[in-house]
Formats: sequence, C1' cells, structure tokens
RNA sequence: GGGUCGGUAGCUCAGCCUGGUAGAGCAGUGGCCUUUUAAGCCAUUGGCCGAGGGUUCAAAUCCCUCCCGACCCA
Repeated sequence: GGGUCGGUAGCUCAGCCUGGUAGAGCAGUGGCCUUUUAAGCCAUUGGCCGAGGGUUCAAAUCCCUCCCGACCCA
C1' cells in the first nucleotide's frame, strides 16, 4: 500500500441483508421476601448506534470520506 471483518447501554452482544417507536443478558437503583446477607421475585434507570457528509417523507440500517481495532496479502 491492497483486501476482509468489527466499532450499538457500565460490560458481553443482537438488530443492518429487506430503511419505519433502539433491544436482550449481566451490572446499577428501588421494592417484596429473609433474623441478616446471599439467592429468588417484581419494577425501574441507562445509548442523538465510532466521526463527518450524501440519498430519502423517514437512516443504527443504503452510498461516500475519514478515525480506531483484529486478521490476510504484498
């Protein structure tokens, strides 16, 4: 230098192909239960989706450029 894959909640990830209210588990917070803790149960907080631009009525999703990471080729 060329190519492939990845970047979404505090963490691990799904959703992207096929545009239409951003989700799961764990964690956090409150409550129930318990002599207390843990476990269990219920409720709940938390992300302008790596950055910028474009297309569109509408973009995490499609297109372009860039940044970061992993791997392959040279």
Molecule: transfer RNA
Organism: uncultured Candidatus Peregrinibacteria bacterium